Transfer RNA from a Spirochaetota bacterium, 73 nucleotides, folded computationally. The coordinates come from a structure-prediction model, not an experiment, and the mean pLDDT is 83. It matches the Rfam family "tRNA". Rfam classes the family as a transfer RNA. The organism belongs to Spirochaetota, within Bacteria.
[in-house]
RNA sequence: GGGGGUUUAGCUCAGUUGGGAGAGCGUCACAAUGGCAUUGUGAAGGUCAGGGGUUCAACUCCCCUAACCUCCA
Repeated sequence: GGGGGUUUAGCUCAGUUGGGAGAGCGUCACAAUGGCAUUGUGAAGGUCAGGGGUUCAACUCCCCUAACCUCCA
């Protein structure tokens, strides 16, 4: 330098006709216990990497940019 891939909650990751943003763990509150552990219930937590385009509508399609992984040279 060129090709491919990844980027979604604090962490690890789902998300296939383009229309609901989610799970586990963690955090907080409450309940059960004499207490701890643990379990249950609930809550908070997101510019879906950034910008632009297409569309009635974009995490999802197209283009550009950035970071990281990988292959070739």